[in-house]
Context: one part of a larger RNA
Order: sequence, then C1' cells, then structure tokens
RNA sequence: CGUUGGAUGUUUGAGAGGAUCUAUCUUUAGUACGAGAGGACCGAGAUGGACAAACCUCUAGUGUAUCAGUUAUUCUGCCAAGAGUAAUUGCUGAGUAGCUAUGUUUGGAAGGGAUAACCGCUGAAGGCAUCUAAGCGGGAAGCCCACCUCAAGAUGAGACAUCCCUGAAUCUUAAAGAUUCCUAAAGACACCUGAGAGAAUAUCAGGUUGAUAGGCUGGGUGUAUACGCAUGGUAACAUGUUUAGCAUACCAGUACUAAUUUGUCGUGAGG
Repeated sequence: CGUUGGAUGUUUGAGAGGAUCUAUCUUUAGUACGAGAGGACCGAGAUGGACAAACCUCUAGUGUAUCAGUUAUUCUGCCAAGAGUAAUUGCUGAGUAGCUAUGUUUGGAAGGGAUAACCGCUGAAGGCAUCUAAGCGGGAAGCCCACCUCAAGAUGAGACAUCCCUGAAUCUUAAAGAUUCCUAAAGACACCUGAGAGAAUAUCAGGUUGAUAGGCUGGGUGUAUACGCAUGGUAACAUGUUUAGCAUACCAGUACUAAUUUGUCGUGAGG
C1' cells in the first nucleotide's frame, strides 16, 4: 500500500515445511516343516540404540555483584576490625536463580484410501485354456490422508463475535467532487516502569480504578557459627552468647520511590 467504513479479538485452511529409523530378548514353540541336523510365518509382550523436541524435579556442570577460609603487600594513626591490589575471581572450599547435558520427560504409534512388482476370481475373442479384453478382489518401510508447525498478499486477499462514527453551509464541470465552519468516536501510537521477550526493532506484562520495576518486610535458599563481650589458656587458640552473621537473580506481601500531566494519529454511516 492492498484486501471497498474503521477497530479489537477468535478462527477456517488453499498451500508449505517437519517427522517417518532400527536392534535384541521372551512367548507362541523346540510347534508347523524336516530322516536328521536344524528350525519358522502369523500373533502377543518387554528392553534398548541412534535421532528429535521440551524442561531443570533428581544427578552433574557453570554460576567474575553470594558466603567462608587464606598468603603477600598498601592504606584506614595504632590494637582489633576492615578496604584495595596480586597479568583468570590473587589463590582455595562451597553455591541460589538463570543457562546447560552427562540428567528428566516425551515422540516415531494405531488406523483409513489408491497403488507397484506380484498373487487371484469370474471371463470371452479363440466351444478348450487364459488375472483382462468388459467386470471384481488382495497387495509395500514407498504415494495420499492421519501426527507436529507455519499459513488469507490464498490479489480467489475468506469466516465469526463484539465495539465505534447518524453535523451545517456554499460552489460546481454533477463527481467515489471541492471549500469553510462544527465535530475528533472505537481504537492505536508516542511517552514512561519493566521481562516469560530481546542486537536495533519487534513481542509480552503494566502505567495510580496500579504490584510493572526498585526499596522495605516475611519466607525460601546458599554459606557455615559474624562483630563485640565474657570465661579458660603464657600464647597460638578454644568455649559460650550462636545452627549465628551475611547474602545476587527465587516466592509472596506492602504504594515508600518511579510509571505524572499529556500529545499525535484515527472521523462524521461507508461499491
């Protein structure tokens, strides 16, 4: 821009893409078959491999703004307590959320239709025979559906539900016309707070009729028992206060802070 008024939401599915894998074991059954050796079809069940998708409950990683320990050095006047730096977080031990796989869950199924090779029924030409000439069946991991995803720019532009707009005058070449005044809906965007989103954009959640983010409070979770004081010890240190203290992303609650005020587009009933 189009889709023949505008808008919000929900959809149909022409069409397109994806997937389509496979093994072993048990049973049927040591049955059918076979002199024996050997050894099934069909059917039923179980367990895997590779591949794919989703997810983070478990397991295992990472987790450089979490916690603790620790060496050297500088600084806060000193002790104590801390902070900075150490060419990867100085090094070390753990680790929430998130992101991951080695982890968990799920998938290929079942079914229908038309067929290939092939196997048939009926059956003439050609008194027989013949699956074929007329006619009618069976038949594959393959084809079309079925399963998953996208999809009306499918210009053939679809459907459904709901919402909104019901002024005046003048001119004219009489048109889907122009000008002036009035009017400005539904809705959208801008702007702002953000994340289940994210390179920008977009998408999504919100904007005081508010829990959108921050803060605060509570909980969870992680570290591992803070500082100070007291007691014991010459001291290093130990014990008690203390399963403390501290804490990032998690879960709730709470308007304390910030989402203020507002602006722009979009019209007037429609081949």

Large-subunit ribosomal RNA, domain VI from Spirochaeta cellobiosiphila DSM 17781, 271 nucleotides, folded computationally. The organism belongs to Spirochaeta cellobiosiphila, within Bacteria. Its mean pLDDT, the model's own confidence on a scale to 100, is 88.